[in-house]
């Protein structure tokens, strides 16, 4: 100095799927029977883009290993809104490697 690898940080975009049902608690309204919210336990259904786990082809020192994702499983996450989260892309900064 280059801007196309890698990390790091900061912006910006960023999906999907019950406001399921029973209970306990906790607050609020109320004459009571309920009715809303909040919190946690079970219980069916659902969803993949945090994480995690599994293989093809090929390789290989051929028993066996290796060997990918947005595919798959759904352990863990998640499922009105709004919040977080978000795999992935797009700017920017520094920082390593690599060129000239």
């Nucleotide at each position: 100095u280059c801007g196309a690898g890698c990390c790091u940080u900061u912006c910006g975009g960023g999906a999907g799927a019950g406001a399921g049902c029973c209970g306990a608690c906790c607050g609020u309204g109320g004459a009571c029977u309920c009715a809303c919210g909040g919190u946690c336990g079970g219980u069916c259904g659902c969803c993949g883009a945090a994480g995690g786990a599994g293989c093809a082809a090929c390789c290989g020192c051929c028993c066996c290993g290796g060997g990918a994702a947005u595919c798959u499983c759904u352990c863990a996450g998640g499922c009105a809104c709004c919040a977080g989260g978000g795999a992935c892309c797009g700017g920017a900064a520094g920082g390593c490697a690599g060129g000239g």